[in-house]
Context: one part of a larger RNA
RNA sequence: UGACGGGGGCCCGCACAAGCGGUGGAGUAUGUGGUUUAAUUCGAAGCAACGCGCAGAACCUUACCUGGGUUUGACAUCCCACGGACCUGCCAGAGAUGGUGGGGUGCCCUUCGGGGAGCGUGGAGACAGGUGCUGCAUGGCUGUCGUCAGCUCGUGUCGUGAGAUGUUGGGUUAAGUCCCGCAACGAGCGCAACCCUUGUUCCUAAUUGCCAUCAUUGAGUUGGGCACUUUAGGGAGACUGCCGGUGUCAAACCGGAGGAAGGUGGGGAUGACGUCAAGUCCUCAUGGCCCCUAUGUCCAGGGCUACACACGUACUACAAUGGUCGGUACAAUGGGCAGCGAAGCUGUGAAGCGGAGCCAAUCCCGAAAAGCCGACCUCAGUUCAGAUUGGAGUCUGCAACUCGACUCCAUGAAGUCGGAAUCGCUAGUAAUCGCGGAUCAGCAUGCCGCGGUGAAUACGUUCCCGGGCCUUGUACA
Numbered sequence: 001u002g003a004c005g006g007g008g009g010c011c012c013g014c015a016c017a018a019g020c021g022g023u024g025g026a027g028u029a030u031g032u033g034g035u036u037u038a039a040u041u042c043g044a045a046g047c048a049a050c051g052c053g054c055a056g057a058a059c060c061u062u063a064c065c066u067g068g069g070u071u072u073g074a075c076a077u078c079c080c081a082c083g084g085a086c087c088u089g090c091c092a093g094a095g096a097u098g099g100u101g102g103g104g105u106g107c108c109c110u111u112c113g114g115g116g117a118g119c120g121u122g123g124a125g126a127c128a129g130g131u132g133c134u135g136c137a138u139g140g141c142u143g144u145c146g147u148c149a150g151c152u153c154g155u156g157u158c159g160u161g162a163g164a165u166g167u168u169g170g171g172u173u174a175a176g177u178c179c180c181g182c183a184a185c186g187a188g189c190g191c192a193a194c195c196c197u198u199g200u201u202c203c204u205a206a207u208u209g210c211c212a213u214c215a216u217u218g219a220g221u222u223g224g225g226c227a228c229u230u231u232a233g234g235g236a237g238a239c240u241g242c243c244g245g246u247g248u249c250a251a252a253c254c255g256g257a258g259g260a261a262g263g264u265g266g267g268g269a270u271g272a273c274g275u276c277a278a279g280u281c282c283u284c285a286u287g288g289c290c291c292c293u294a295u296g297u298c299c300a301g302g303g304c305u306a307c308a309c310a311c312g313u314a315c316u317a318c319a320a321u322g323g324u325c326g327g328u329a330c331a332a333u334g335g336g337c338a339g340c341g342a343a344g345c346u347g348u349g350a351a352g353c354g355g356a357g358c359c360a361a362u363c364c365c366g367a368a369a370a371g372c373c374g375a376c377c378u379c380a381g382u383u384c385a386g387a388u389u390g391g392a393g394u395c396u397g398c399a400a401c402u403c404g405a406c407u408c409c410a411u412g413a414a415g416u417c418g419g420a421a422u423c424g425c426u427a428g429u430a431a432u433c434g435c436g437g438a439u440c441a442g443c444a445u446g447c448c449g450c451g452g453u454g455a456a457u458a459c460g461u462u463c464c465c466g467g468g469c470c471u472u473g474u475a476c477a
Stems, first nucleotide, its partner, number of pairs: 001477002003474003007471007015461002019425005026316008034307002042053002064302007073127001077126002079123005086103007107116003129291002132289003138285002140280003143276001145274001150189006156165003169180003195268004200236007209226003214223002239262001242256005318418001322377007335359002339353002384415001389410007431453007
């Protein structure tokens, strides 16, 4: 000087408390451990591994296993020889591959001898290749403490020196934020602001959007209009600016006015010096080591989907604030040409749309909870719950046996609110309800977004956890 303390002081955070809803019990989905296996590829390991890499394992992917092949190689550059490119059959085979036919003589230059580009076959080696090892040799990227308020430097001064001061102190703040004081005076990286979005309004613009007035229709459908809504460009607006009080004549705090919004308005992006030899050599790059008829490479089938069990994360429930049936209403994101696919109702047919236009389970483009009316159920393992199983099918795809999703009929398991323990959340939040997208031929209870309905509670900081500043002790570095 740090680090640590079951030392002290001050302060903060869904840290506790006050509340609401969960997990832990059940079934299923998914990941992991373990076990099994020819293989169940590999990585990730307290927080910060475990719906993680994987935004989607039937083949492919695929790295694993078994079997069948291959050795200048699936891929790159260089040399030699020969052919000719290219298109298309047949046979054997699980295929890779091997064998054998048919059509065809291409491009550029040419002194018509040939040369060149590109392709194939054969040969020679230099080499290729490796998802093999080392993340404790590395780059890059990332997690984490933590969006915590800290981390430093120049000059000066003090100290023999390591170092200190500044950065401590008194207030204040979300903040090393600002004010005052002070052997310090300044500065940098962080904080804040500048950026995006949302909330109000004005101007400009008006099609594919909108419809107040006029006409019209089944319908903003059409004429018409651009007021309103909306869209998207540009401005305005919030700054403790104003008033009162408190305060050291300060910074600031408390209350109020006006205002769509008030003290960082809400949300996002943004992550200092560093820590964990944290993670990644299987994205990529790369040193070293290793393999080189195999640890390379091609193919078929299998496996990654196994299953006495244990754990994590979710979904669905256990019901009456409910289940089922019928009628009736209101969104916002976003996507679409190898695509979205209307009307029509099946005819070997087809409109529109690269989309404010058309489309996606009828419909003002459009949802479910909700609300209203009616019926059954009346507390039961039930008209709760839906696992499991049998049968019949649909779709995608070369192919759904291992191993896809969905539909219909039948079947109707556990489960009656969950021990110790433990998690999330402070407002348009929790809870609850549906919708869209990426990946994607097909496949989501996961992930990323979007809107609808919409709470309770916070006395407070004694305690648990994590963190910041000052101080104190130390046999630790």
Predicted 3D model of a 477-nucleotide part of an RNA (small-subunit ribosomal RNA, 3' major domain) from an uncultured delta proteobacterium.